Predicted 3D model of a 1373-nucleotide RNA (small-subunit ribosomal RNA). The coordinates come from a structure-prediction model, not an experiment, and the mean pLDDT is 81. Rfam family: Archaeal small subunit ribosomal RNA. A reference for the family is Yusupov et al. (2001), "Crystal structure of the ribosome at 5.5 A resolution", Science.

RNA sequence: CACUGCUAUCGGAGUCGGACUAAGCCAUGCAAGUCACCUGCCGUCCUUCGGGAUGGUGGGGGCGGACGGCUCAGUAACACGUGGACAACCUGCCCUGGGGACGGGGAUAACCUCGGGAAACUGAGGGUAAUACCCGAUAGGGUAAGGAUACUGGAAUGUUCCUUACCCCAAAUCAUAUGGCCCCAGGAUGGGUCUGCGGGGGAUUAGGUUGUUGGUGAGGUAACGGCUCACCAAGCCGAUAAUCCCUACGGGCGAUGUGAGUCGUGGCCCGGAGAAGGGGACUGAGACAAGGCCCCUAGCCCUACGGGGUGCAGCAGGCGCGAAACCUUUGCAAUGCGCGAAAGCGUGACAAGGCGACUCCGAGUGCUCAUGCGUAUGCAUGAGCUUUUCCCGAGUGUAAACAGCUCGGGGAAUAAGGGCCGGGCAAUACCCGUGCCAGCCGCCGCGGUAACACGGGAGGCCCGAGUGGUGCCCGCGAUUACUGGGCUUAAAGCGUCCGUAGCCGGUCCAGUAAGUCCUUGGUGAAAGCCCUCGGCUCAACCGAGGGAAGUGCCAAGGAUACUGCUGGUCUAGGGAGCGGGAGAGGCGAGGGGUACUCCAGGGGUAGCGGUGAAAUGCGUUGAUCCUUGGGGGACCACCGGUAGCGAAGGCGCCUCGCUGGAACGCGUCCGACGGUGAGGGACGAAGGCCAGGGGAGCGACCCGGAUUAGAUACCCGGUUAGUCCUGGCUGUAAAUGAUGCGGACUAGGUGUCCGGUGACCCACGGGGUCAUCGGGUGCCGAAGGGAAACCGUUAAGUCCGCCGCCUGGGAAGUACGGUCGCAAGACUGAAACUUAAAGGAAUUGGCGGGGGGACACACAAGGGGUGGAGGCUGCGGUUUAAUUGGAUACAACGCCGGACACCUCACCAGGGCCAACGGCAGGAUGAAGGUCAGUCCGAAGGGCUUACCAGACAAGCCGAAGGGUGGUGCAUGGCCAUCGUCAGCUCGUGCUGUGAAGUGUCCUGUUAAGUCAGGCAACGAGCGAGACCCACGCCCUUAGUUGCCAGGUCAGUCACUGCGACUGGCGGCACUCUAAGGGGACUGCCGUCGACAAGACGGAGGAAGGAGUGGGCGACGGUAGGUCAGUAUGCCCCUAAUGCCCUGGGCUACACGCGGCCUACAUUGCCGGGCACAAUGGGAUGCGACCCCGAAAGGGGAAGCUAAUCUCCUAAAACCCGGCUCGGUUCAGAUCGAGGACUGAAACUCGUCCCUCGUGAAGGUGGAAUCCCUAGUAAUCGCAGGUCAUUAUCCUGCGGUGAAUGCGUCCCUGUCUCUUGCACACACCGCCCGUCAAGCCACUUCAAGCGAGGCUCGGACGAGGCGUGAUCCGCUU
Repeated sequence: CACUGCUAUCGGAGUCGGACUAAGCCAUGCAAGUCACCUGCCGUCCUUCGGGAUGGUGGGGGCGGACGGCUCAGUAACACGUGGACAACCUGCCCUGGGGACGGGGAUAACCUCGGGAAACUGAGGGUAAUACCCGAUAGGGUAAGGAUACUGGAAUGUUCCUUACCCCAAAUCAUAUGGCCCCAGGAUGGGUCUGCGGGGGAUUAGGUUGUUGGUGAGGUAACGGCUCACCAAGCCGAUAAUCCCUACGGGCGAUGUGAGUCGUGGCCCGGAGAAGGGGACUGAGACAAGGCCCCUAGCCCUACGGGGUGCAGCAGGCGCGAAACCUUUGCAAUGCGCGAAAGCGUGACAAGGCGACUCCGAGUGCUCAUGCGUAUGCAUGAGCUUUUCCCGAGUGUAAACAGCUCGGGGAAUAAGGGCCGGGCAAUACCCGUGCCAGCCGCCGCGGUAACACGGGAGGCCCGAGUGGUGCCCGCGAUUACUGGGCUUAAAGCGUCCGUAGCCGGUCCAGUAAGUCCUUGGUGAAAGCCCUCGGCUCAACCGAGGGAAGUGCCAAGGAUACUGCUGGUCUAGGGAGCGGGAGAGGCGAGGGGUACUCCAGGGGUAGCGGUGAAAUGCGUUGAUCCUUGGGGGACCACCGGUAGCGAAGGCGCCUCGCUGGAACGCGUCCGACGGUGAGGGACGAAGGCCAGGGGAGCGACCCGGAUUAGAUACCCGGUUAGUCCUGGCUGUAAAUGAUGCGGACUAGGUGUCCGGUGACCCACGGGGUCAUCGGGUGCCGAAGGGAAACCGUUAAGUCCGCCGCCUGGGAAGUACGGUCGCAAGACUGAAACUUAAAGGAAUUGGCGGGGGGACACACAAGGGGUGGAGGCUGCGGUUUAAUUGGAUACAACGCCGGACACCUCACCAGGGCCAACGGCAGGAUGAAGGUCAGUCCGAAGGGCUUACCAGACAAGCCGAAGGGUGGUGCAUGGCCAUCGUCAGCUCGUGCUGUGAAGUGUCCUGUUAAGUCAGGCAACGAGCGAGACCCACGCCCUUAGUUGCCAGGUCAGUCACUGCGACUGGCGGCACUCUAAGGGGACUGCCGUCGACAAGACGGAGGAAGGAGUGGGCGACGGUAGGUCAGUAUGCCCCUAAUGCCCUGGGCUACACGCGGCCUACAUUGCCGGGCACAAUGGGAUGCGACCCCGAAAGGGGAAGCUAAUCUCCUAAAACCCGGCUCGGUUCAGAUCGAGGACUGAAACUCGUCCCUCGUGAAGGUGGAAUCCCUAGUAAUCGCAGGUCAUUAUCCUGCGGUGAAUGCGUCCCUGUCUCUUGCACACACCGCCCGUCAAGCCACUUCAAGCGAGGCUCGGACGAGGCGUGAUCCGCUU
């Protein structure tokens, strides 16, 4: 600025309002007429009848219709702006001055008559006037030639004067004023033409031009000119961008910005252009003419089909187009314009009104008090006040109205919304709803059940008759950087050099004054902008005065430092010369060497070759290997070096020839000759291409062999182009120092190469060392720079000159076009569309089929298992009315202490029960309850029916309470698991870094250990580790019952030939034991190693060693790990059921899969008999000795025991004797049958092998894979406890017997640490690429068909233009 959503009380002002799209098309009305000339007709009046006056309507004539108004299509141009020029021009009306208007003539409209035509219109005849027209005169003017003098001027072609010739050749009157007419000259005004400078884009437009450039002559014009034409010449324009293409009216101005700038330019003013598209002239002072003419084209209209009419980009208005824009109003009262002498007439110019919140400005939607609520703003009620606005009336206002203004009356009455409230950004950690749904969001981002972000409510914030949205512009953006940026790694230095134009340029002197600076004059319209004053009540707005700006242009005068220009000087830049050296610099020729390969000879035999392992391959036709000789091509080890040379690419055996460049030295010469370098040129690795050679080795392609899921690869065997040479082409690269070239300045240190100088040494050599100067090449570094990494006299520091290049990522170095190339391709180089990032450097983690160090039953060395069988148990799956739920890699799966008959119980089927308190409905017309009977029922006064008793509550509705093993472990507490008993995790202060962060915590040695020692910009500290606590192992002390019994004593039993054995008492506490305290072990001692440290290894002593053994103790944190079903707990949900109770069922299902365990498969065994030795623990509706019964399980009695007292209690393996003898067995015991026992209301689903008898299944050591274990451990054997009415193959403990192997390593799995890379950071279970599939978007290609435009070529028609001819007309001769 435009459109648009919601909303809207009023006024003023405005140069506002179909500009943006369709300069698309238009019905209707209006927008340019007017007049003392002449004249026809009509009406009225007067009349002296001749006529006159007046009004209207025609015609002729004059002036005006070239202005005003509209629009912006075209135009990149002298169109516009600005400054000049016309010595190359015109100018009606107007002004000034001078002069004049004489004589004559013939027509023609109108009108009348007659025709043609549908109309528009038109023809013929008659006839008439003028300020219409014509002729002559006078005055005057013009042109040409000649001449003269003077003036202006930069310059006469100008002006003036004279002569001659030729040309134009005036006029209209009226008469009183006045007005008009003609000629000449001047002015004013308006125009015409020329010109300097200025202002869009594209080079993917580089060449353009034939009337083109100039000349001579002619034509034409108001006027110059190639404007036009004839002839002549061949020029003219262009990298300071011609030509072409695209876009666009230009300016004053406007938006924005501090400015520079960027963008716009509709309205107002100035200029231009146009009038449906195009062409043409006429008239005229002026037009090539918006409301004039002619023609062509397209559209529309009328038509009698013959022919005609028409042009809103004037005002209104209509259609169309569109996101988008008003009334078919009033008036000439004002201002202005045309005509007129004037009155006046006309005027959609204009002035007014209407419509539009279009812009700007102004105002209002009330004020006060009391009461109530309220912290307050305030809200409600009541009372009072005011009246701008509002309504009513009158006056004024105006052309008429409207508005406004003034006065009177009425009444707080008639007047508030929009957006927003996660951040940016001002306002909600409010409620409800929703649940990645619906939706929001400019950007970031919200929404997956507690949403400050969605929707609504409440509250709040901002602005306010407005407030939001969309599009466009500026700013923010130093993000196109002129002011004012960059290019090592973020986008960006051309691969390198030479060089044209351009740009830049050393020292001194002189001149000049172009740049530059100063002064003065002119100009840069007005409006706009600023200030002041004034007018509308203020303001907006308007007026007056002043100023600024327009950063510009022109002219004059002056200054001369700097730049330029001209002339001269110098040597410090640059170049040349001379000298001795250095060097893989280049080109050519010659020579040499090892290896390789091939061929031939000799020797020799079965393999060779190759790999991770192999195979293909080669080899008995003799390979590989050794040796001799010959051929061939390529290459040039060692020296060799962050050495050298070259502009870069690049250059490496030796010698010679030709040749380029650089460094050093010189009291030599030239004298700025220089720097850079758009275009341009040259060189330019590898590869590729063309032609011809050459071909040993290597080796794309190709062929085999392997590897692999595949393997068009990596590995192996062959092998073609090529690699090599000669000639030509390509012209690229991570062509890199990712760092253009040149110059100047700004600390050093330390290597190395070349040259010079000096000193010293010398084996004397072209030797060595040191110092120093110049040049090259590295490293480290001050200042400084840098985002950092880093750079740092070889700059990426500080400056100067010049060139190239960059402007988010992708599309894309792609497409199109052009140029080059034989081709491949190279150079130049976009857009649509898409996207919020892409990117750099560094940090901390994590990760790695990266590296270093260290460690763990991690592997290795061993022992035993699992995985196969049967069973037990848990899980999945399936099934089911239900098989409740949780746990799911390690870290779920004999786990939830979870061994479920009911209970448990959360599941299923069925039945029943329950709401404190408040409100409503019901209830003395009897609620709830009780009792008898019947019925329903598995059962039950639970329901229903009847009867009776008794007498106040009541669950129908709403709210609430209580309950919920209902949901959410991803809302939580607590507890636990696990990384991990791994050695780590941090802090304070200091220091370093812009910062994230680092340092400490790193390094060396050492340790189980961030354990300790030493070093170190760190010094200390904390949590972990350790220490600590418990048990066990040795000793001591204390204590001695319920424990113990060596010795003593007594009693009993057995045995007695004798020794004696056992039990118990007394007694004792010595031992064992019990349970309280203490000691002991510290690398303390010795040796070796080590830094003399920390410590390691060995040894002594010791019950025990180097943490004695085992356990407890689990850092900061991670795993949204597990648990809402143990408890607690937020939120959500259910409430007469998801709450509570009961009966029964289920959790025990069973084609299957998985985990854990038990028992086995047997002889290191099994069976029978005999016979030993524990520890931990438990026990009161319990453990139960002992006795009796039973074959046993068990039963019947029963003492003791609140338990070191009594009891469970027998341990088992072991050991001894006997049997079995390798067999699905005297192994193994599943399954099933019969009989019994026990617990319990109750063993059908579904208890306990508890007992006896019978039956006797699979199984003969377990695939891939996988688990545990380093010593009293594994393995094996039993025992106790937990659970528990009953039930253990489970768990937690206890003891018995009792090994093998290792003293290593980091290969597997992992852990810690240092370091390194990273495009990972929900962090490798990451990230990510491509094909394919689905949907969507855009672009490209192909494409039938439809439509449009531009350019070019050819043809046809053709307004117009031009030429020629004929005829006619006019003029002339």